[in-house]
Context: one part of a larger RNA
RNA sequence: CACCGCCCGUCACACCAUGAAAGCCGGUUUUACCAGAAGUCGAUGUGCUAACCGCAAGGAGGCAGUCGCCCAAGGUAAGGCUGGUGAUUGGGGUGAAGUCGUAACAAGGUAGCCGUAGGGGAACCUGCGGCUGGAUCACCUCCUU
Numbered sequence: 001c002a003c004c005g006c007c008c009g010u011c012a013c014a015c016c017a018u019g020a021a022a023g024c025c026g027g028u029u030u031u032a033c034c035a036g037a038a039g040u041c042g043a044u045g046u047g048c049u050a051a052c053c054g055c056a057a058g059g060a061g062g063c064a065g066u067c068g069c070c071c072a073a074g075g076u077a078a079g080g081c082u083g084g085u086g087a088u089u090g091g092g093g094u095g096a097a098g099u100c101g102u103a104a105c106a107a108g109g110u111a112g113c114c115g116u117a118g119g120g121g122a123a124c125c126u127g128c129g130g131c132u133g134g135a136u137c138a139c140c141u142c143c144u145u
Base pairs, nucleotide, nucleotide: 003108005105008101009100011098013095014094015093016092018090019089020088023085024084025083026082027081028080029079030078031077032076033075034074039070041068042067043066044065047063048062049061052059053058111132112131113130114129115128116127117126118125119124
């Protein structure tokens, strides 16, 4: 490469990440309950017992055993947080040459835009209110020359 311009959305294709989703699988944590190894401590200690006391009997002390408190792992139930996965589904992004139209940019061929409501394959259309960031023509007021 300058209107044979620019440009919008649906649809189709490919890829990417992502939201929702009946659920499923983990991690972590909280609460309640169950359970309670080893061990300390406490109670008991009829059984056992070298050192101490005692001439001895026995005593002191100690040990096993038994019971209790605390308590780890574990179990059950209900939650919290978090990760993965999930039929299906929603939009998003990206991608030389796909489809349908032509919404916007000039008065873009119905000026455009904003808000709102309804409608429509899609861009959009229609109603109501608002804005000029609208072209054109005429008039009025003001400013500058």
Annotation
Model confidence (mean pLDDT): 82 of 100. Predicted 3D model of a 145-nucleotide part of an RNA (small-subunit ribosomal RNA, 3' minor domain) from a Bdellovibrionota bacterium. Lineage of the source: Bacteria > Pseudomonadati > Bdellovibrionota. The sequence was found in a public genome assembly. Its Rfam family is "Bacterial small subunit ribosomal RNA". Its Rfam clan is "SSU clan".